[in-house]
Context: one part of a larger RNA
RNA sequence: CUGGGCCAAAGCGCGCGCAGGCGGACUGAUCAGUUGGGGUGAAAUCCCGGAGCUCAACUCCGGAACUGCCUUCAAUACUGUCAGUCUUGAGUUUGUGAGAGGUAAGUGGAAUUCCGAGUGUAGAGGUGAAAUUCGUAGAUAUUCGGAAGAACACCAGUGGCGAAGGCGACUUACUGGCACAAUACUGACGCUGAGGUGCGAAAGCGUGGGGAGCAAACAGGAUUAGAUACCCUGGUAGUCCACGCCGUAAACGAUGAUUGCUAGCUGUCGGGCAGUUUACUGUUCGGUAGCGCAGCUAACGCAUUAAGCAAUCCGCCUGGGGAGUACGGUCGCAAGACUAAAACUC
Numbered sequence: 001c002u003g004g005g006c007c008a009a010a011g012c013g014c015g016c017g018c019a020g021g022c023g024g025a026c027u028g029a030u031c032a033g034u035u036g037g038g039g040u041g042a043a044a045u046c047c048c049g050g051a052g053c054u055c056a057a058c059u060c061c062g063g064a065a066c067u068g069c070c071u072u073c074a075a076u077a078c079u080g081u082c083a084g085u086c087u088u089g090a091g092u093u094u095g096u097g098a099g100a101g102g103u104a105a106g107u108g109g110a111a112u113u114c115c116g117a118g119u120g121u122a123g124a125g126g127u128g129a130a131a132u133u134c135g136u137a138g139a140u141a142u143u144c145g146g147a148a149g150a151a152c153a154c155c156a157g158u159g160g161c162g163a164a165g166g167c168g169a170c171u172u173a174c175u176g177g178c179a180c181a182a183u184a185c186u187g188a189c190g191c192u193g194a195g196g197u198g199c200g201a202a203a204g205c206g207u208g209g210g211g212a213g214c215a216a217a218c219a220g221g222a223u224u225a226g227a228u229a230c231c232c233u234g235g236u237a238g239u240c241c242a243c244g245c246c247g248u249a250a251a252c253g254a255u256g257a258u259u260g261c262u263a264g265c266u267g268u269c270g271g272g273c274a275g276u277u278u279a280c281u282g283u284u285c286g287g288u289a290g291c292g293c294a295g296c297u298a299a300c301g302c303a304u305u306a307a308g309c310a311a312u313c314c315g316c317c318u319g320g321g322g323a324g325u326a327c328g329g330u331c332g333c334a335a336g337a338c339u340a341a342a343a344c345u346c
Stems, first nucleotide, its partner, number of pairs: 004317003011314001013199004020192003024086007032079002034075003037071004047063006089189001090186003093182005101175007108152001112148008123134002160167002204245006213239002218234004256313006264291013295302002319346003328339004
């Protein structure tokens, strides 16, 4: 070097993308890779088969080898390069269509809390039971009015959209992606992607707002042997907004991306076509689920949305602990993040 793996140790949280790697069909040229020939690769050494010193070391003979370099003599399938052509990959166009995709502005109703007023009177609240708590300075309940902030019941669905994180009231504006149909156009323009760069839940941080409800910390009441908890009454950061940072999650399908091939059946979402009894059936493309054959798997299970059969590219793993730690470095306001050992031990 070859040889094993990543739902068990192992897929980067997710995109974009420079370099690099790999790359559709046909024709011609070239001969760089590739293959053959020729030359050389001293001898000794090494290896193999023999022989000679009594054996061995040693020596001698023969063979193989010397995996390299040169030559441009030959071959031209494949790869490369150059030239040309093509349409199936990719993209553009036109026409439809679905959608919680994103950003901004505005609007709405229910609920909660608070404030004002009315009615009304002794309890309310809370729990397993209580108490802390609120209430005759009039609570709880109920009616009317007002204010504030946050979240959007029903619709709602193994339903939709998004690369992932994620996205759910309504309206408007701007805007990204996707699917289907039609053929018209470009003509391989593609795939992956070390570094790099962007996005990235929650919590946390900075500055300035906001603060209804909820609620780490904290206080009190209970429970208990104790109760720094579970339960209850309160309650501050925070949760919300703007801008900036952080860059992590069981960031999960614990399953990288792309392409091709390999039985079916059933549901559902979006589009097309055909048929008819007009709300159904058949068929086709794209998504999303349930089962299931072949095959795979240690098993569980996966099974056209593969964990099957193959190809290309990237990332990652190599016994448990020490340890995702120390040290160093980079980043960060900090918290910390990323990179990442060893001694020792079983």

The part of an RNA shown here (small-subunit ribosomal RNA, central domain) has 346 nucleotides and comes from an Alphaproteobacteria bacterium. RNAcentral holds the full RNA, with entries from SILVA.